[in-house]
RNA sequence: CCCUUAGAGUUUGAUCCUGGCUCAGGAUGAACGCUGGCGGCGUGCAUAACACAUUCAAGUCGAACGGACUGAUUCGGAAGCUUGCUUCCGAUGAAAGUUAGUGGCGGACGGGUGAGUAACGCGUGAGCAACCUGCCCCUUUGUGUGGAAUAACGUUUGGAAACGAACGCUAAUACCGCAUAACGCAUGGAGACCGCAUGGUCAUCAUGCCAAAGAUUUAUUGCAGAGGGAUGGGCUCGCGUCUGAUUAGAUAGUUGGUAGUGUAACGGACUACCAAGUCGACGAUGGCUAGCCGACCUGAGAGGGUGAUCGGCCACAUUGGAACUGAGAUACGGUCCAGACUCCUACGGGAGGCAGCAGUAGGGAAUAUUGGGCAAUGGGCGCAAGCCUGACCCAGCAACACCGCGUGAAUGAUGAAGGUCUUCGGAUUGUAAAGUUCUGUGAUGGGGGACGAAGAAAGUGACGGUACCCCAAGAGCAAGCCACGGCUAACUACGUGCCAGCAGCCGCGGUAAUACGUAGGUGGCAAGCGUUGUCCGGAAUGACUGGGCGUAAAGGGUACGUAGGUGGCUGGUCAAGUUAGUAGUGAAAUCCCGGGGCUUAACUCCGGUGCUACUACUAAGACUGAUUGGCUUGAGUGCAGGAGGGGCAAGUGGAAUUCCUAGUGUAGCGGUGGAAUGCGUAGAUAUUAGGAGGAACACCAGUGGCGAAGGCGACUUGCUGGACUGUAACUGACACUGAGGUACGAAAGCGUGGGGAGCAAACCAGGAUUAGAUACCCUGGUAGUCCACGCCGUAAACGAUGAAUACUAGUUGUGGGAGGUAUUCGACUCCUUCCGUGACGACGUUAACACAUUAAGCGUUCCGCCUGGGGAGUACGGCCGCAAGGUUGAAACUCAAAGGAAUUGACGGGGGCCCGCACAAGCAGCGGAGCAUGUGGUUUAAUUCGACGCAACGCGAAGAACCUUACCAGGUCUUGACAUCCAGUAAAGCCCGUAGAGAUACGGAGUGUCUUCGGACAUACUGUGACAGGUGGUGCAUGGUUGUCGUCAGCUCGUGUCGUGAGAUGUUGGGUUAAGUCCCGCAACGAGCGCAACCCUUACUGAUAGUUACUAACGUGUAAAGGCGAGGACUCUAUUAGGACUGCCGGGGACAACUCGGAGGAAGGUGGGGACGACGUCAAAUCAUCAUGCCCCUUAUGACCUGGGCUACACACGUGCUACAAUGGCCGUUACAGAGAGGUGCGAAACUGUAAGGUAGAGCAGAUCUCAAAAAAGCGGUCUCAGUUCGGAUUGUGGGCUGCAUCCCGCCCACAUGAAGUCGGAGUUGCUAGUAAUCGCGGAUCAGCAUGCCGCGGUGAAUACGUUCCCGGGUCUUGCACACACCGCCCGUCA
Repeated sequence: CCCUUAGAGUUUGAUCCUGGCUCAGGAUGAACGCUGGCGGCGUGCAUAACACAUUCAAGUCGAACGGACUGAUUCGGAAGCUUGCUUCCGAUGAAAGUUAGUGGCGGACGGGUGAGUAACGCGUGAGCAACCUGCCCCUUUGUGUGGAAUAACGUUUGGAAACGAACGCUAAUACCGCAUAACGCAUGGAGACCGCAUGGUCAUCAUGCCAAAGAUUUAUUGCAGAGGGAUGGGCUCGCGUCUGAUUAGAUAGUUGGUAGUGUAACGGACUACCAAGUCGACGAUGGCUAGCCGACCUGAGAGGGUGAUCGGCCACAUUGGAACUGAGAUACGGUCCAGACUCCUACGGGAGGCAGCAGUAGGGAAUAUUGGGCAAUGGGCGCAAGCCUGACCCAGCAACACCGCGUGAAUGAUGAAGGUCUUCGGAUUGUAAAGUUCUGUGAUGGGGGACGAAGAAAGUGACGGUACCCCAAGAGCAAGCCACGGCUAACUACGUGCCAGCAGCCGCGGUAAUACGUAGGUGGCAAGCGUUGUCCGGAAUGACUGGGCGUAAAGGGUACGUAGGUGGCUGGUCAAGUUAGUAGUGAAAUCCCGGGGCUUAACUCCGGUGCUACUACUAAGACUGAUUGGCUUGAGUGCAGGAGGGGCAAGUGGAAUUCCUAGUGUAGCGGUGGAAUGCGUAGAUAUUAGGAGGAACACCAGUGGCGAAGGCGACUUGCUGGACUGUAACUGACACUGAGGUACGAAAGCGUGGGGAGCAAACCAGGAUUAGAUACCCUGGUAGUCCACGCCGUAAACGAUGAAUACUAGUUGUGGGAGGUAUUCGACUCCUUCCGUGACGACGUUAACACAUUAAGCGUUCCGCCUGGGGAGUACGGCCGCAAGGUUGAAACUCAAAGGAAUUGACGGGGGCCCGCACAAGCAGCGGAGCAUGUGGUUUAAUUCGACGCAACGCGAAGAACCUUACCAGGUCUUGACAUCCAGUAAAGCCCGUAGAGAUACGGAGUGUCUUCGGACAUACUGUGACAGGUGGUGCAUGGUUGUCGUCAGCUCGUGUCGUGAGAUGUUGGGUUAAGUCCCGCAACGAGCGCAACCCUUACUGAUAGUUACUAACGUGUAAAGGCGAGGACUCUAUUAGGACUGCCGGGGACAACUCGGAGGAAGGUGGGGACGACGUCAAAUCAUCAUGCCCCUUAUGACCUGGGCUACACACGUGCUACAAUGGCCGUUACAGAGAGGUGCGAAACUGUAAGGUAGAGCAGAUCUCAAAAAAGCGGUCUCAGUUCGGAUUGUGGGCUGCAUCCCGCCCACAUGAAGUCGGAGUUGCUAGUAAUCGCGGAUCAGCAUGCCGCGGUGAAUACGUUCCCGGGUCUUGCACACACCGCCCGUCA
């Protein structure tokens, strides 16, 4: 200089962190599923080193040798006849050929496999002065002369065979002598030089010893000795090379020596003797696993994983052992022995070894042809020709991998058809297709046709008529796979309905599934695509680069100390580390860079860099190290002091408990939430005195002291350890840490022996509590607690924080020292300093909490420990222990989390403050009775449906005899009871008659409006199909509406600030309020929705107005009367104003907000009441008010009719009414309201009926008339405490009213009947003033039918000390393992 580093999902309501799991990438000798056109180039039993049928894979040389065979020619004999030919036999044997055997060389290479091996096996670098090396090369010398055999062969013979045996003959480059011989070897002598210790090299003298082979023919070639080279090997050494210590000791040839043996050579390699060593925590020994490397995959790199193909080394060849031959083997296709297996056999005996190439069986998820050729490359033999070569070159099979190509190209809108979706308009598939115009890669047919072949020529091609070139025809023959919820590119419909299924993680599916299945569409890759397995990556998740340990996993209980690691200031020397240079090695291939060759690429060839490492030499001398000096500040010693519950032992003391004795004394004591067990009249408890015994030491006492920690507390004495301060005399780095090791180590527990007052485990006893109570409480009580000696060795042994050291703001308290300051002694104060112990706090750190000179800051050194949760500190093994147990310490399996800190809520039988008829104080009730009404349950043909804690139950329903009505039975209708459209016909309706329970059917009568006269409109019927219809389902698909918390005071936002963030602040705090109401303060400042106010009503007044209301004055008038004239004063009605605001005074308060008291006032502190309901909660209620998505029914789940049912009745509950009586009942008499309603209505007077009612019809759309009588109260009388003159249920009879109709099933009246009930258990409701209670009146609904509902007025109380408690709510704070939020979460047992 260049190149190079990516994250995401998942714990939570949300957040930050820790931490695991999972995914996206790349790779593969792969396999499986679906699919499959071509070519090139590679690769292909990973499992049974399991067993193997069959062929082939190592032979060659006749120019080493003797034979045998073939055999031209020649000779002889015989036969046949075609008389010169053929055939046969014997001999000869040229040239040439074949070859069993002897002999030589090669079968130690090439090829296969990875079983064994944790090793000098491999890698890398050295060494051999301790070695060998056939063939090959170079130099030099020689090759003379003899001999004895033996295969083959012959004869005989054994055996089934394999294979032999005996006798006889023969050759050699087979074998053996002799000669010759040194620069060879051995011994001895003497010398030079060198080195690395033994030693090596050279030259020299003497003695001894050792060789050979020929062949063929002319060129050669072979043979033997010596030296050198090359190549190949052998041995040795440094370093590196998997895992576990739940493998800690191993070793007798073991370690070394001497002398030998053996080897090519060193060596305990082997033998004898001697010595007792050797290895090991830097991991020996044994176990498990494994061929090693170049390299390959991945990775930014460092690393991690792998060791197929290619190349190097090693090991092995059925298993084990052994040697022979040879240059070389302890020999894959040699020998011998043994074992297993297979085969042959005449049973006597033999044969065999595919981990060579093919191939077979088997195993397995899985891996190919019993192919061609020696043309090329290479190898063996040979002089050569040549032979051999499953090495090799090729072909075949397999998408197994990599690379390349194709399956067409251009144009083409009516955006065709079909498919899919649809809001029904359309959208999409989609220029896609069709159509038109072209092209010809591959495949097909035909023609031509190689390179690869090398020396001057000739010859030689398995591949192969292959590659390649040319021509032809025709878009014709060639596309799939996976995915589409997020991660992660790509969406809809239908089916299914926690089923079927999916899933890598999170997770999807329970009737609207972008997650299952299918379809359409889309995305991705493509002759492949997915899945599975394995490896690396992401993973900084084992962290060298590059992590941590207060609370997330993680500091050893503490100290001393061994090995080890690390180490103050300053010199000299060395040069191990370190840095630099030079040299050698780091094979080739691979990677990278630059080129070349196949059309390109894969592939391959050439060149270059590189290969991070090792070795040798040289240099430097800062730092580390080694060695040798010096120093004093680290460390230690000395001296002088003071402090202390430091330790051990002995002795002493007082208070208290208990017990014993004695006295006084009498009925209880004790104990608890309350009791009981227990003790006590045999005298307790209480009290007094005396005594005994054991244990512990009140006050002092203090985040005070001491100790390493555990721990240590009366006093005295003795012994003893450590720290601190001052001083600076001594030593001179003597230090720090510390694996193993050793010691100490609370409580409980164990052993032996004492002791035992109190206390006090026990599944000990008893009493309570409780559903139970093996507990909590009580009465007792044994081990134990105490002492001595010995074990145990653990604790939340905690500061959850290892030790040491240096540095880095301060403030303040306290313990122990020292020094200084005042004129002096001295106290106090103050200042400085050292050591210890606390609080706060800056920088900094931290996920936050927090830590902060006593660090969790910033550095250094050493040790210990962690790596998701559970299983589990468990099992097994080892060690320790008397035991209990301790220590060390896994795995299978299982989950996707477990966890830390902080945040917001909710919650708490947590705390503080506050409110509410919440409690309390009161009044009246409910719960008991009868009845009314609603609900549950039951029943039923149906008893339609909904509402279910508060917040369902006199609720929807402001009114079920029919209707309503949705339910049931029966009878009917099917374009329909209702809407729109089309065609035709006709008015329809009303009325009448017949049948029927009616719906309905039939018949009769009967007949529109407008008109421009064409027709139009309304209505009805018939027909057709689109459609109607559904109180059928889903309120958990919805809108709207409503309830509730709650008329509670809250809920939020903008900007700013704080926090990594969720969030906080504001909104908290001090007061105050009914109120987040207001004031003050404050990193907040403002704002919004709520509160309040504005609205209605009620209470007072003014003004205006004055009828139907009113009547003071005047007039008139009556039996009486605002009845009349009149009035506008009053009441009242209506409209509009005013009034109340803490405005005024005083006290309190902070000179505030506000509050208390007072005045005035009709009203006083929001005057009373109403309407008004924040953000939200309850998947709250309602699909049956209405609307509505989806699903369902369509001669019925729609529509009509009659009758029935919703009114049932053993029972249970809610809400009411009436009562139980004398504050009352009954009878008589007599006053006083308000608010309403009225035309299909209210209905007066009068008459009538005991009454309900009837007749009647005045008046009134109403301040005029009517309903309408108000009732309780008042006054008078009666009843006299009874189931009654209370109470009125029930029932009977007779009536009335409404209505088409009161049987099921209405209301009322009269007479008669006269039930339960004598004030209500546990429990529970409402109400704080014109309220509760009590009394009546009206209205809506409605033909009729309220004890319900909504309103109205009359009479008209009691009580509130107060906030401890119950319920609900608000706010602050605290805890939390809850967040579906305590109706939570969660543990154990059982199923």
Predicted 3D model of a 1391-nucleotide RNA (small-subunit ribosomal RNA) from an uncultured bacterium.
Its mean pLDDT, the model's own confidence on a scale to 100, is 83.